[in-house]
RNA sequence: UAAAUGGUUGGCUAGGGUUCCGACUUGCGCAGGCAAGUGCCUGGACCGAGAGCUGACGACCUCCAGUUGAGGUUACACGGCGGGAUAAAAGCCCGGGAGAC
Numbered sequence: 001u002a003a004a005u006g007g008u009u010g011g012c013u014a015g016g017g018u019u020c021c022g023a024c025u026u027g028c029g030c031a032g033g034c035a036a037g038u039g040c041c042u043g044g045a046c047c048g049a050g051a052g053c054u055g056a057c058g059a060c061c062u063c064c065a066g067u068u069g070a071g072g073u074u075a076c077a078c079g080g081c082g083g084g085a086u087a088a089a090a091g092c093c094c095g096g097g098a099g100a101c
Stems, first nucleotide, its partner, number of pairs: 007057006015047002020044002022041001023038006058074006076096001078099001082094003
C1' cells in the first nucleotide's frame, strides 16, 4: 500500500416495564395472614441494544511452508410513523427496513 469479511454467540450496561417476590396504600381478620390497588415504588428477579462495552468462535488477508502455526483485518453507521412478542414495556423484533445524507 492492497484485498476481504456490514457473521454467530456468552456476559454486562444505557434503557424498559410490572407476571412473580418485596415495598407502599386501603379493606378484612384476634392473629399468622388474605384480597384489591399503586411502577407518579430506589429495589430482588425479568426484558435489553446493528448504529453501547466486553469475551469467545467464525470469516477474510498476508506469511511460513506444513497440518498446523505466526501476524493482521472485521471499517463506517442519521433514522421515523406504524405494527409484533411477552404480564408489560423498551434503544427488544419487523429493522443497517421506509426515508435522509

This is a predicted structure of a 101-nucleotide RNA (Guanidine-I riboswitch aptamer).